[in-house]
The RNA shown here (SAM riboswitch aptamer (S box leader)) has 147 nucleotides and comes from uncultured Jatrophihabitans sp.
């Protein structure tokens, strides 16, 4: 620095002792213990293993066609067309399931919002517009992952 995902889903004990939810504003957890470390225990987003099943791709096989030889035959040999034909391997993508091996994670949607659009609604104003609030839809910001 790039890309992907964030409305799912998981906690107990010990030690500790007043903070924490990234920031700022609100709301909230919190002496029925907050962060922290330490043990168990969960959980399954990403990786990463396996099944299954789609769908695609190149090569190969078998069939088809064409053309040339060769044979007494409806047969064979070579070449040439992948030809909206068939086949399984492998490869790439893709849905689903499982496993928990690496990272991650286990209060609230990433707790809500912050910027910018649209809608509806109140209020102030002569009015252009302007605040709130509530739905929406991008964004920015973290945050996890891969690379």
């Nucleotide at each position: 620095c790039u890309c992907a995902u964030c409305c799912a889903g998981a906690g107990g004990g010990g030690c500790a002792g007043a903070g924490g939810g990234a920031c700022c504003g609100g709301c909230c957890c919190g002496a029925c213990g907050a962060a922290g470390c330490c043990c168990c225990g969960g959980c399954a987003a990403c990786c990463g293993c396996g099944c299954a099943c789609g769908a695609u791709g190149a090569a190969c096989u078998c069939c088809a066609c064409c053309g040339a030889c060769c044979u007494g035959u409806u047969g064979g040999u070579c070449g040439g067309u992948c030809g909206c034909g068939a086949g399984g391997c492998c490869g790439c993508c893709g849905u689903c399931c499982g496993c928990a091996g690496g990272u991650g994670c286990c209060a609230a949607c990433u707790c809500c919002g912050g910027c910018c659009c649209g809608g509806u609604g109140c209020g102030g104003c002569a009015g252009a517009u302007c605040g709130c609030a509530c739905c929406g839809g991008g964004a920015a910001a973290g945050a996890u992952g891969a690379g």
NCBI's taxonomy places the organism under Bacteria, Actinomycetota, Actinomycetes, Jatrophihabitantaceae, Jatrophihabitans. The RNAcentral record of the sequence draws on MGnify.